Small-subunit ribosomal RNA, 5' domain from an uncultured bacterium, 522 nucleotides, folded computationally.
Model confidence (mean pLDDT): 86 of 100.
Rfam family: Bacterial small subunit ribosomal RNA.
The RNAcentral record of the full RNA draws on ENA and SILVA.
Context: one part of a larger RNA
């Protein structure tokens, strides 16, 4: 000088930050949904309609929508640092790869089929849940056609695709639903890009030689397999290699980095918060789905633990946000809001979001402000000391004159919020003055924080100072008590009857809403 600090005494306000050590176990709530403009439907709510004995009943017709099929998301965001000394990280390179959504381009989007959940009927079970019959839809599933690209090839040829939904409309047409045209959102194939990711190499960054030899898929080759992709990645055969005192192997410790602290620097120590990467998700193993996982709030198996049970069988995983127990010297609320920023879904409106933004608690840290200002000598009283003259506390107080920060009360009151939306105008698309998209313009909705910041007013010095030290180092001294006792102490050392070193008081010194101390680093 510093700290994610602890403890003791003390404590007025504000701003900004920060706040489990045991990868111990977890009650409760929330933390990932969304789309009816993909689909069949309709449990519940509202509207309309019908019936009514006025109690109600019926009706997907409409707004919508529980459960279900389907799509996208759930691989992000959030947490933690156990493992890992190299399958990690940092920097610099590389070639044999993948890529949902996004951007740009090219070519398509024709015609069919069989199921299934839901609903309903029946059965089993305490429950979790499961089974069977009948029936139904799709942007779910499967053939057929077509193939500019694409892929395979023995270069002749061969293989492989799709899905619709919504808005608007003048002719024409219609089985009165539409067809047709057009716009938007999709879908299929493919090319390129952006961003992201997988893989390989080099260099660098801990300790121990009281660890000296290590290695059998081991090192290389060939054939085969496998992967998105190179490769002993895997396998069969062949060869006998490969690493190592420039420290292999083994053991211990450890997430890495940007950085942080310190220091004149060189260096040393560290890796909380913030940012990038990695790893993990009760412990161990495994794959499925998918563009992407071997998946924290998915699945399966094994194990430990906890819970329910009708004993047959089931359920669970806070290292998400709060919170609880335990451990510990020690670390917060079971708060508010999606208003902003961002994310997911959706044409949109919007919904979800413990990400985030805010509020609460804690002097834990940094910074700022205040606890008054001026005047005031009979140097009051009191305290302490005294050589008894006085000295000191001390302009300190009182008194007088002012001010009102902060706090209190009262009134006013934000920025953060303009995107979106609605109307009009223009341009584009178009058969079209519809629709839609883009640009401009006018109107105008939305604030958790919060009646907060801030401003104004009112009263009134009113609401606000402590802590450590005073032998030397080291700024600051006297009295009394004690008598090697009680005690102090960082080092030297004080204390055994005149203690500036113990305890108390007066005085002083240093810092100040803090001050000391302990621990740790330089």
């Nucleotide at each position: 000088a510093u700290u994610g600090a602890g403890c003791g005494c003390u404590g007025g306000c504000g701003g900004c930050a920060u706040g489990c050590u045991u990868u111990c176990a977890c009650a409760u709530g929330c933390a990932a949904g969304u789309c009816g403009g993909a689909c069949g439907g309709c449990a519940g709510c509202g509207c309309g309609g019908g019936c009514u004995u006025c109690g109600g009943c019926c009706u997907g017709g409409c707004g919508g929508c529980g459960a279900g099929u389907g799509g996208c998301g759930a691989a992000c965001g959030g947490g933690u640092g156990a493992g890992u000394a190299a399958u990690a990280c940092a920097u610099c390179g590389g070639a044999a790869c993948g890529u949902g959504c996004c951007c740009a381009g090219u070519a398509g989007u024709g015609g069919g089929g069989g199921a299934u959940a839901g609903c309903u009927c029946g059965g089993c079970g305490a429950a979790a849940g499961c089974c069977g019959g009948a029936u139904u839809a799709a942007u779910a599933c499967c053939g057929c056609a077509u193939a500019c690209g694409a892929c395979c090839u023995g270069a002749g040829g061969g293989u492989g695709a799709a899905a619709g939904c919504g808005g608007g409309g003048g002719a024409c047409u219609u089985u009165a639903g539409g067809g047709c045209c057009u716009c938007g959102c999709g879908c299929u194939a493919u090319u390129g890009g952006a961003g992201c990711g997988g893989c390989c190499g080099a260099u660098g960054g801990c300790a121990g030689a009281u660890u000296a030899g290590c290695u059998a898929g081991u090192u290389g080759g060939u054939g085969g397999g496998g992967u998105a992709a190179a490769g002993g990645c895997c396998u069969a055969c062949c060869a006998a290699g490969g690493c190592g005192a420039c420290g292999a192997u083994c053991u211990g410790u450890a997430g890495c980095u940007g950085g942080u602290c310190u220091g004149a620097g060189a260096g040393g120590a560290c890796g909380a918060c913030c940012a990038g990467c990695c790893a993990c998700a009760c412990u161990g193993g495994g794959a499925c789905u998918g563009a992407g996982a071997c998946a924290c709030g998915g699945c399966c198996c094994a194990g430990a633990c906890u819970c329910c049970u009708a004993c047959g069988g089931g359920a669970g995983g806070c290292a998400g946000c709060a919170g609880u127990g335990g451990g510990g010297a020690a670390u917060u609320u079971u708060g508010g809001a999606c208003a902003a920023u961002g994310g997911g879904c959706g044409c949109a409106a919007g919904c979800c979001u413990g990400a985030u933004c805010c509020a609460g608690c804690a002097a834990u840290g940094c910074c700022g402000c205040g606890u008054g200002u001026g005047u005031g000598a009979u140097g009051a009283a009191g305290g302490c000391c005294u050589u008894c003259g006085g000295g000191u506390u001390g302009u300190a107080a009182a008194g007088c004159a002012c001010u009102u920060u902060u706090g209190g009360c009262a009134g006013g009151a934000a920025c953060g919020a303009a995107a979106a939306g609605u109307g009009c105008c223009g341009u584009g698309c178009u058969a079209a003055u519809a629709c839609c998209a883009c640009g401009g313009u006018a109107c105008g909705a939305u604030g958790a924080c919060g009646g907060u910041a801030c401003c104004u007013g009112c009263a009134g010095a009113a609401u606000a100072a402590g802590c450590a030290c005073c032998g030397g180092c080291u700024a600051a001294c006297u009295a009394c008590g004690u008598g090697c006792c009680a005690g102090c102490a960082g080092c030297c050392g004080c204390g055994g009857u005149a203690a500036u070193a113990c305890g108390u008081a007066g005085g002083g010194u240093g810092c100040g809403a803090g001050c000391g101390u302990u621990a740790a680093u330089c």